[in-house]
This is a predicted structure of a 523-nucleotide part of an RNA (small-subunit ribosomal RNA, 5' domain) from an uncultured prokaryote.
Context: one part of a larger RNA
RNA sequence: AUUGAACGCUGGCGGCAUGCUUAAUACAUGCAAGUCGAACGGUAACAGGUUCUUCGGAAUGCUGACGAGUGGCGGACGGGUGAGUAAUGCAUAGGAAUCUGCCCAUGUAGUGGGGGAUAACUUGGGGAAACUCAAGCUAAUACCGCAUAACUACGGAGUAAAGGAGGCCUCUUCUUGAAAGCUUUCGCUGUUGGAUGAGCCUGCGUCGGAUUAGCUAGUUGGUGGGGUAAUGGCCCACCAAGGCGACGAUCCGUAGCUGGUCUGAGAGGAUGAUCAGCCACACUGGGACUGAGACACGGCCCAGACUCCUACGGGAGGCAGCAGUGGGGAAUAUUGGGCAAUGGGCGCAAGCCUGACCCAGCCAUGCCGCGUGUGUGAAGAAGGCCCUAGGGUUGUAAAGCACUUUAAGCAGGGAGGAAGGCUGUAAGGUUAAUACCCUUGCAGAUUGACGUUACCUGCAGAAUAAGCACCGGCUAAUUUCGUGCCAGCAGCCGCGGUAAUACGAAAGGUGCAAGCGUUAAUC
Numbered sequence: 001a002u003u004g005a006a007c008g009c010u011g012g013c014g015g016c017a018u019g020c021u022u023a024a025u026a027c028a029u030g031c032a033a034g035u036c037g038a039a040c041g042g043u044a045a046c047a048g049g050u051u052c053u054u055c056g057g058a059a060u061g062c063u064g065a066c067g068a069g070u071g072g073c074g075g076a077c078g079g080g081u082g083a084g085u086a087a088u089g090c091a092u093a094g095g096a097a098u099c100u101g102c103c104c105a106u107g108u109a110g111u112g113g114g115g116g117a118u119a120a121c122u123u124g125g126g127g128a129a130a131c132u133c134a135a136g137c138u139a140a141u142a143c144c145g146c147a148u149a150a151c152u153a154c155g156g157a158g159u160a161a162a163g164g165a166g167g168c169c170u171c172u173u174c175u176u177g178a179a180a181g182c183u184u185u186c187g188c189u190g191u192u193g194g195a196u197g198a199g200c201c202u203g204c205g206u207c208g209g210a211u212u213a214g215c216u217a218g219u220u221g222g223u224g225g226g227g228u229a230a231u232g233g234c235c236c237a238c239c240a241a242g243g244c245g246a247c248g249a250u251c252c253g254u255a256g257c258u259g260g261u262c263u264g265a266g267a268g269g270a271u272g273a274u275c276a277g278c279c280a281c282a283c284u285g286g287g288a289c290u291g292a293g294a295c296a297c298g299g300c301c302c303a304g305a306c307u308c309c310u311a312c313g314g315g316a317g318g319c320a321g322c323a324g325u326g327g328g329g330a331a332u333a334u335u336g337g338g339c340a341a342u343g344g345g346c347g348c349a350a351g352c353c354u355g356a357c358c359c360a361g362c363c364a365u366g367c368c369g370c371g372u373g374u375g376u377g378a379a380g381a382a383g384g385c386c387c388u389a390g391g392g393u394u395g396u397a398a399a400g401c402a403c404u405u406u407a408a409g410c411a412g413g414g415a416g417g418a419a420g421g422c423u424g425u426a427a428g429g430u431u432a433a434u435a436c437c438c439u440u441g442c443a444g445a446u447u448g449a450c451g452u453u454a455c456c457u458g459c460a461g462a463a464u465a466a467g468c469a470c471c472g473g474c475u476a477a478u479u480u481c482g483u484g485c486c487a488g489c490a491g492c493c494g495c496g497g498u499a500a501u502a503c504g505a506a507a508g509g510u511g512c513a514a515g516c517g518u519u520a521a522u523c
Stems, first nucleotide, its partner, number of pairs: 001522003005519005012370006019362001020328001025326003029323003034073003039070002042066002046064003049060004080281003089206002092203004098198002103194003107191005112146001114144002121136006151156001163186006172179003207253003214244003219241008256278004260271004283304005306317004334360001336359003342356001343354004373403004383394004407464001409459005417450001420446001422444008467512005472493003478507005488495002
């Protein structure tokens, strides 16, 4: 000088930050990942409409919507933790044998024609429950062939696709109007390039121990295969006998790495909280499935430990998400508000979800700022302390007088964080079109958790606000009393045994100040 600190005494306000460093210990409860009816069959609840009615009600998906279900996208992001890992990691510089959902391109070529199921539902059965079995019915942007493309060693091989919504009658077909028609838009399939993300390989760097000296059999290399998105002993068969090591292999211990942070004139040393990048993990161990992406924190399966339910047959669970509880510990917060903003998922959108996030609460934990009054005031008051008893000191300090009102308190006003979205309308684009849709502009009514916001104004009154450590030397600051090697102090030297500037108290002083000391730790 510093700290994610703790402890002791004390404590007025605000701003901005930080806050389980220990048991990767066990977890009650709530919430933390959903969304889409513009993919689908539909209608459990709510609201509206229509019909019937014995006025009790009933029927009807018709509309807004929508439980459960099929289907799509997202649950691989975001959030947490640092157990493992000394190199399958990280940092930096390169490389070639790869993949990449959503996104981009006034890219490119298509989107034809068929089929069979299945959940929901109904009926029946089993089970305490979790759940499950059978029969029957049905739809799709679910699933499966065919066609046509894409591929080709030109012999062939073969794995494309899906429709939805709004509007209209210009063209075609039927003709009040609609469609297999037109148009706009969102999709779907193949392909090219990009962007982004990811996988792989290599050089160099990356803690301690030699009281660890030898290690290695898929081991090291080759050939041929398999496997993968892709290279490769990654795996396999055969062949060769190699490969690493005092420039420290192997083994043991410790440890997430980095940007950074602290310190220091620097070199260096120490460290890796918050924030950012990468990695690893998700009760312990193993495994794959789905998918563009996982071997998946709030998915699945198996085994294990633990906890819970049970009708004893069998089941359920995983806070190292946010709060919170027990335990451990010197020690670390609320079972809060809101999606208003930023960002994310889904959706055409409105919107829904979001313990990410934005805010609020708690703690002097840290940094910064402000205040606890200002001026005047000598009879140098009283009281305290000291005294050579003259006086000195506390001390302009107080009182008194004259002022001010920051902050706190009370009252009133009051930005910005709000961009958007919605409704109406105008122009332009598209189009057959004045429709729909898109873009831009204008108008209107609106969207704030924080919030009794920041800030401003007014009101009253010095009113509500100072402590802590030290005073032998180092080291700024001394006297008296008590004690008598006792009680005690102490960072080092040391002090105390009857005149203690070193113990305890008082008075005075010194240093910091809403803090001050102590302890721990680093330079």
The full RNA is in RNAcentral, with records from ENA.